The part of an RNA shown here (large-subunit ribosomal RNA, domain IV) has 330 nucleotides and comes from a marine eukaryotic metagenome. Its Rfam family is "Bacterial large subunit ribosomal RNA".
Context: one part of a larger RNA
RNA sequence: AUCGACCCUAGGGAAUUCGGCAAAAUAGCCCCCUGACUUUGGUUGAAGGGGUCCCAGCGGUUGUAACGUAUGUUGCGAUUGCUGGGCUAAGAUAUUAGGUCGGCCCGACUGUUUAACAAAAACGUAGCCAACUGCUAGACGGGAACGUUGUGUAUAGUUGGUGACUUCUGCCCAGUGCUAGUAUCUGAAAGCGGUUUUCAAGCUGCCUAAGGACUGGUAAACGGCGGGGGUAACUAUGACCCUCUUAAGGUAGCGAAAUACCUUGGCCAUUAAAUGUGGUCGUGCAUGAACGGAGUAACGAGGUUGACACUGUCCCAGGGUUGAGUCUCA
Numbered sequence: 001a002u003c004g005a006c007c008c009u010a011g012g013g014a015a016u017u018c019g020g021c022a023a024a025a026u027a028g029c030c031c032c033c034u035g036a037c038u039u040u041g042g043u044u045g046a047a048g049g050g051g052u053c054c055c056a057g058c059g060g061u062u063g064u065a066a067c068g069u070a071u072g073u074u075g076c077g078a079u080u081g082c083u084g085g086g087c088u089a090a091g092a093u094a095u096u097a098g099g100u101c102g103g104c105c106c107g108a109c110u111g112u113u114u115a116a117c118a119a120a121a122a123c124g125u126a127g128c129c130a131a132c133u134g135c136u137a138g139a140c141g142g143g144a145a146c147g148u149u150g151u152g153u154a155u156a157g158u159u160g161g162u163g164a165c166u167u168c169u170g171c172c173c174a175g176u177g178c179u180a181g182u183a184u185c186u187g188a189a190a191g192c193g194g195u196u197u198u199c200a201a202g203c204u205g206c207c208u209a210a211g212g213a214c215u216g217g218u219a220a221a222c223g224g225c226g227g228g229g230g231u232a233a234c235u236a237u238g239a240c241c242c243u244c245u246u247a248a249g250g251u252a253g254c255g256a257a258a259u260a261c262c263u264u265g266g267c268c269a270u271u272a273a274a275u276g277u278g279g280u281c282g283u284g285c286a287u288g289a290a291c292g293g294a295g296u297a298a299c300g301a302g303g304u305u306g307a308c309a310c311u312g313u314c315c316c317a318g319g320g321u322u323g324a325g326u327c328u329c330a
Stems, first nucleotide, its partner, number of pairs: 002324008011315002015313001020310001028052005037042001039164001053086015087091001099308007106300002111123002127162007138149004165295004170225003175222002177218005184213003191206005226244005253287001254284001265281006
């Protein structure tokens, strides 16, 4: 020289970098003060300020003991305030010990998870909805006996979906399921008949369960939710009209989105400069309503973006401590 751990650094202060990763900064207690928003509980330790050591004096409140009893006085304590003085660079002096504040996305929250590369937006959750089930229930295990749910009983049990709360949850039953019905049709074996003089076999007919056909219901069941042409006194656009077609043609909302190909969409804000972020617009390649839509206080080792503070991340390096190692000697 190299590797590891650590300390300090003028001036600048994120220029570094995918990204403030890492480091720095903040930090205890008491007092003051405290915004938007809000489910009125919170947010909150918001933010932002001040004080903090030692000595003396004078008070306030209060416990207890003695004396005295007219209130009290004195001693030992607790707590709190004011004034004056003292020392230090610094009074939570060491150790210990929150960085803070905005915007947006996702998930309500506390919780759970890939033991040993993923802690999350995944799972769960309370709440909501649907289906089955009247108890010798339904569901599950078992070949059965029987057992579990449960020594429970529809305010119960099981299964599935959604996922606090607020506000809502549109249209379609043609397809596939599920479900109810069913005059009639179809429909196996068995049974009963016919046929050959009789028997067997063969052939053939009648009857007939579930199921199917058929008729209904059902979408918080699986799922689905169009195209073309024309049209208003500039242009553009098209409330309006025509037409094809479907089971129905996407409603309220939201929207270049964790969804937008074109795309770094257009405009505005943020920056000196922005494929970023936020707001807005909307023919949305290919949004959309419990495969839930849209909001949302609180919460989050979640994701993204901005600001303050702070810094060796950087400009641009330098110095120091220590361990290993190298080297030299034994």